[in-house]
């Protein structure tokens, strides 16, 4: 240097739930809290999920179908970039 990844070391992250705050909603910020995780560190680039506010669209009215330009990287593939160092 690559690959790998330990009952090692020194640090980090933090999901259910809780409470406030933005959101139409999915979902997100902060506090607490800890199931986890070696990239759970960054980004929606290809799959995948989820909402459905605008739109279209049915319908007499209530309401119903569709649609992401909204979201999720802790669903998975690739991409960039990083602590440590026993086999």
């Nucleotide at each position: 240097u690559g690959u790998c990844g330990a009952u090692a070391a020194a640090g980090g992250c933090a999901a259910a739930c809780c409470u406030u705050c933005c959101g139409a909603a999915a979902g997100g910020g902060a506090g607490g809290g800890g199931c986890g995780c070696a990239a759970a560190g960054c980004a929606a680039u290809g799959g995948g999920u989820c909402u459905a506010a605008g739109c279209c669209u049915c319908a007499c009215c209530a309401g119903g179908g569709g649609u992401a330009c909204g979201a999720c990287u802790g669903c998975c593939a690739g991409g960039c970039u990083g602590c440590c160092g026993a086999a």

This is a predicted structure of an 87-nucleotide RNA (c-di-GMP-I riboswitch aptamer) from a Bacillota bacterium. RNAcentral holds the sequence, with entries from Ribocentre. It matches the Rfam family "c-di-GMP-I riboswitch aptamer". Its family is annotated with cyclic-di-GMP binding in the Gene Ontology.